Transfer RNA from an uncultured Clostridia bacterium, 73 nucleotides, folded computationally. Its Rfam family is "tRNA". Its family is annotated with triplet codon-amino acid adaptor activity in the Gene Ontology.

[in-house]
RNA sequence: GUUGGCAUGGCUCAGUCGGUAGAGCACAUCGUUCACAUCGAUGGGGUCGUUGGUUCGAGUCCAACUGUCACCA
Numbered sequence: 001g002u003u004g005g006c007a008u009g010g011c012u013c014a015g016u017c018g019g020u021a022g023a024g025c026a027c028a029u030c031g032u033u034c035a036c037a038u039c040g041a042u043g044g045g046g047u048c049g050u051u052g053g054u055u056c057g058a059g060u061c062c063a064a065c066u067g068u069c070a071c072c073a
Stems, first nucleotide, its partner, number of pairs: 001072001003070005010025004019056001027043005049065005
């Protein structure tokens, strides 16, 4: 340099055919306990890597760029 994959809460990952973004763990509060752990309930936390485009509407489609991984040279 070429081709392809990936980028979504703190972490690991879902998200179908485009229709207002979710789970587990973690965190906070409460209950339970003499206390801790476990368990249960509730809650906070995201502008979906960046910038544009298409669309009534984009995490999803298109383009460029950034980062990363793999392959080829």
Model confidence (mean pLDDT): 81 of 100.